[in-house]
Context: one part of a larger RNA
């Protein structure tokens, strides 16, 4: 000096990010209990009082002796209430510092954020405001269904049939969820325009059977045979225009609890300020309730209030929203919560400030 405990004068959170840890609280019966509130709840809310033992009186209910009675004489039935021992009540009485005498055994209130709730999650740094969920809502999907595994057969879905199944989103419940269809999706639409393969075959090339021109040779002077240029029909063979050819995409049209979106300047009121109000430029349209220095606010410790002696947190207003907004839902909300804030009562070695004690360890020898 470490590890676990234990107890401390006199303050009691001043410790510290932050009561972290500890310490307090605790059982049982009485009694008592707010605001809110989905009337279920919030409660065990919070707040008081009781508890040993000893004597007496009493309540209830359990077992049920001896005796008496009866008959079918039995391990019978009826009565019958002693003793036992169990929960309770009232009265008196004692006794320790203490009577739930040890031990097991909720601290509490007040206000706010985010999640409705009970639940589920990163085995093995995170239990949450993640996820999940009942409910809402949009879409697909007429059954050999959509969808998913699978090369397939074949299986799941489902031995199910739209009050059903698949997917998205959204998160109980309350009041509600505005404006934009120009873009993108999607869904319908087919007149027109583009458009594949493929139909089509104008039209060209290759190729040569034959004809033609040269030059050469050979002739019985009719011609033949070699070479060379051209020109060439059928037939094979390759290009291949017109034209006809679907979805698609152009194009017309819906559609936002589909991807998304939701403005700028300038100027006006008999103090000032500010602007119902007015011009103007742009948009598909310009952000409606509700909300707001928020888990969002950068300037910011915005300003006022409230709370402290003193408050970058917190509460409660204000809006100038850097950069909230309505199912990536907006705003509320009882009840939940090992969830994050703020304040308080209670306790206290966190702390002022340390100190004393007990085991185990460092140490010293083996």
């Nucleotide at each position: 000096c470490c590890c676990u405990c234990g107890u401390u004068a006199a303050g009691g959170a001043a410790c510290u990010c932050g009561g972290c840890a500890a310490a307090a609280u605790g059982a049982u019966g009485c009694u008592g209990u707010a605001a809110c509130u989905u009337c279920g709840g919030g409660a065990g809310a919070a707040g008081g009082c009781a508890u040993g033992c000893c004597c007496u009186c009493u309540g209830a209910g359990g077992u049920g002796a001896a005796g008496g009675g009866u008959u079918u004489g039995a391990c019978a039935c009826c009565u019958g209430g002693a003793g036992c021992g169990u929960c309770g009540g009232g009265g008196g009485g004692u006794u320790g510092c203490a009577g739930a005498g040890a031990a097991a055994c909720g601290g509490c209130c007040c206000u706010g954020g985010c999640g409705a709730c009970u639940g589920u999650u990163u085995a093995a740094c995170a239990a949450a405001a993640a996820c999940a969920c009942a409910g809402g809502u949009c879409u697909c999907u007429g059954c050999g269904a959509a969808c998913c595994c699978g090369u397939a057969a074949g299986g799941g879905g489902a031995c199910g049939u739209a009050u059903a199944g698949g997917g998205g989103c959204u998160g109980a419940c309350g009041c509600c969820u505005g404006c934009c269809c120009a873009g993108u999706g999607c869904c319908g639409g087919a007149a027109g325009g583009u458009u594949a393969a493929g139909g089509g075959g104008a039209a060209g090339g290759g190729u040569u059977a034959g004809c033609u021109u040269c030059g050469g040779g050979c002739u019985u002077c009719g011609g033949c045979c070699c070479g060379u240029a051209g020109c060439g029909a059928a037939g094979c063979u390759c290009u291949g225009a017109a034209c006809c050819g679907a979805a698609g995409c152009c194009c017309c049209g819906g559609u936002g609890a589909a991807c998304g979106g939701c403005g700028g300047c300038c100027g006006u009121a008999a103090c000032u300020a500010u602007a119902a109000c007015g011009g103007u430029c742009c948009u598909a349209a310009g952000g409606u309730a509700g909300c707001g220095a928020a888990a969002u606010u950068c300037c910011u410790u915005g300003u006022c209030g409230g709370g402290u002696a003193a408050g970058u947190u917190c509460c409660g207003a204000c809006c100038c929203g850097c950069a909230c907004g309505a199912a990536a839902g907006g705003c509320g909300u009882a009840a939940c919560g090992a969830c994050c804030g703020g304040g308080g009562c209670g306790c206290u070695g966190u702390c002022u400030c340390a100190a004393c004690g007990a085991g185990g360890g460092a140490c010293u020898c083996g």
The prediction has a mean pLDDT of 89. The part of an RNA shown here (large-subunit ribosomal RNA, domain IV) has 366 nucleotides and comes from a Dehalococcoidales bacterium.